[in-house]
RNA sequence: ACAAUCUAAAUACCGAUUCCCAAUAUAAUGUAGGCGAUACGGGCCUAGAGUAUCUACCGAGCAACCGUAAAUUGUUCGACUAUUGGGGAUACAUCACUACCU
Numbered sequence: 001a002c003a004a005u006c007u008a009a010a011u012a013c014c015g016a017u018u019c020c021c022a023a024u025a026u027a028a029u030g031u032a033g034g035c036g037a038u039a040c041g042g043g044c045c046u047a048g049a050g051u052a053u054c055u056a057c058c059g060a061g062c063a064a065c066c067g068u069a070a071a072u073u074g075u076u077c078g079a080c081u082a083u084u085g086g087g088g089a090u091a092c093a094u095c096a097c098u099a100c101c102u
Stems, first nucleotide, its partner, number of pairs: 015092001016090010026056001029049001031047005041066002050057001058078007
């Protein structure tokens, strides 16, 4: 001087409220149990799953199917929430410049 390994210590920047857009998550999804309706019906409750994820897990249509039984199916459109990024608005704070006054 180089390499490897180990140990110890120290540390910056990101202001507030609110709105919009995008990305990611999740498919606004699927499972189980209980109760309930029956073609003028097909609903409700609970639990747990799903997310490096808190919360949510619904609304409204359309189409089918079930010949009275216990079971629904397909499809369209529409959110909230969490995190990240971008953009705007508002008031304040700070800085710079200009004008005026002293």
The prediction has a mean pLDDT of 77. Predicted 3D model of a 102-nucleotide RNA (Purine riboswitch aptamer) from a Bacillota bacterium. Taxonomically the source falls in Bacillota (Bacteria, Bacillati). Rfam family: Purine riboswitch aptamer. About the family: Riboswitches are metabolite binding domains within certain messenger RNAs that serve as precision sensors for their corresponding targets. Allosteric rearrangement of mRNA structure is mediated by ligand binding, and this results in modulation of gene expression. A class of riboswitches that selectively recognises guanine and becomes saturated at concentrations as low as 5 nM. In Bacillus subtilis, this mRNA motif is located on at least five separate transcriptional units that together encode 17 genes that are mostly involved in purine transport and purine nucleotide biosynthesis. It has also been shown that some members of this family are specific for adenine instead. Clan: Purine riboswitches. It was read from a public genome assembly, where an Rfam model found it. The model forms 100% of the base pairs in the Rfam consensus.